This is a predicted structure of a 73-nucleotide RNA (transfer RNA) from a Pseudomonadota bacterium. The coordinates come from a structure-prediction model, not an experiment, and the mean pLDDT is 81. It matches the Rfam family "tRNA". From the family's description: Transfer RNA (tRNA) molecules are approximately 80 nucleotides in length.

Parts: sequence; structure tokens; C1' cells
RNA sequence: GCCAGUGUAGCUCAGUUGGUAGAGCGACGCAUUCGUAAUGCGUAGGUCAUCGGUUCGAGUCCGAUCCCUGGCU
Repeated sequence: GCCAGUGUAGCUCAGUUGGUAGAGCGACGCAUUCGUAAUGCGUAGGUCAUCGGUUCGAGUCCGAUCCCUGGCU
């Protein structure tokens, strides 16, 4: 330099046909216990990498840029 993949919560990841952004772990609160752990219930936490385009409507489709991973030279 070329090709492919990837980017979503603190972490690991879903989101299948474009139509209300989610799960597990973690954090916090409450219950339970003599107390702790475990368990149960709940709460908070998001510029869906960035910018632009298409659309009534974009995490999803299109373009550019950036990061990371792999391959080729």
C1' cells in the first nucleotide's frame, strides 16, 4: 500500500425485515441473616466511534474519516 472484519452501558456481548436501545457480570439501594457471603427484588448508568447523506422514521441502509483485529504484498 491492497483486501476483509470490527466499533452499542464500567466489562463481555445481543439487537434476525429500518419502527419504544437490551441481557449477563459489575456498581448502588432494599429485603432476608445475630452478622457476612449467597439469594430475591429494585435503581442508576448510552453522543449506538466521528461527520454527512437517504428515509415519515437509521444502532440497522449509503459515503467519507478514525481506532482495533486478521490476511496479502